[in-house]
């Protein structure tokens, strides 16, 4: 180049085209306790890379682009 594949909260990882994108970790707060950690409770946090399209409805499907793997001479 030119194929394939990957991008979801700070981090990890769900989610058959249809419920306010779920769940751990993360942070704040408050119980607990002499402190701390562990525990427990509540809460926080997401233009699902980016830009357009199909459809009633798109993380899903299609088209460009980007990014990291990757296979190709």
């Nucleotide at each position: 180049g030119c194929g394939c594949u990957u991008g979801u909260g700070g981090c990890c990882u769900a989610a058959u085209g249809g419920a306010u994108a779920a769940g751990g970790u993360g942070c704040u707060u408050g119980a607990c306790u002499u402190c701390u950690a562990a525990u427990c409770a509540a809460g926080c946090g997401a233009u699902u890379g980016u830009g357009g399209g199909u459809u009633c409805a798109a993380g899903u499907c299609c088209c460009a682009u980007u990014u990291g793997g990757u296979g190709u001479a």